[in-house]
Molecule: transfer RNA
Organism: bovine gut metagenome
């Protein structure tokens, strides 16, 4: 110099219209007390602009990865 990549504490999806799931955490039910089981709890999407009525989604930058 080129290419991919960055989403909750952790895998993950989600390619214009205000973010699934799943583990874990917490908290409740339930139990003599526990475990299991159910129920409930979280994220302005890496940073700073831009384009747009609207950006996690497109553009440009910068910073951390991993390729060549």
């Nucleotide at each position: 110099g080129g290419g991919c990549u960055a989403u909750a504490g952790c895998c993950a999806a989600g390619u214009g219209g205000u973010a699934a799931g799943g583990c874990g955490u917490g908290g409740g039910u339930c139990u003599g007390c526990a475990a299991a089981a159910c129920c409930c709890u979280g994220a302005u999407c890496g940073u700073c602009g831009g384009u747009u009525c609207a950006a996690a989604u497109c553009c440009g930058u910068c910073u951390g990865g991993c390729c060549c």